RNA sequence: GAUAAAGGCAAAACUGUCGUGAGGCAGUGGCGCAAAGCCGUGAGUCUCCUCUAGAUUUAGCUGCUCGACAGAGGAGAUUGUCAGGUUGCCGAA
Repeated sequence: GAUAAAGGCAAAACUGUCGUGAGGCAGUGGCGCAAAGCCGUGAGUCUCCUCUAGAUUUAGCUGCUCGACAGAGGAGAUUGUCAGGUUGCCGAA
């Protein structure tokens, strides 16, 4: 990159299974994909844990229980969010 050929991958949903979770794997499925092959390396997004701080409500009572949102740190998920790295099929005008 062509309304070419040969092939490939597989979203949502559903089922099973693993995980606290984000999600993973397998089957059905097929929305799409020219790297939707591979690597979580960077950014983004998401999850969990710890610490800080502490809204609202309820109860008792005046600082305790619960602990939203936020901040910091840690551990993860996602490559079908975008970059980066790396390998690679076909080939007309």

Overview:
The RNA shown here (c-di-GMP-I riboswitch aptamer) has 93 nucleotides and comes from a soil metagenome. Rfam family: c-di-GMP-I riboswitch aptamer. Its family is annotated with cyclic-di-GMP binding in the Gene Ontology. RNAcentral holds the sequence, with entries from MGnify.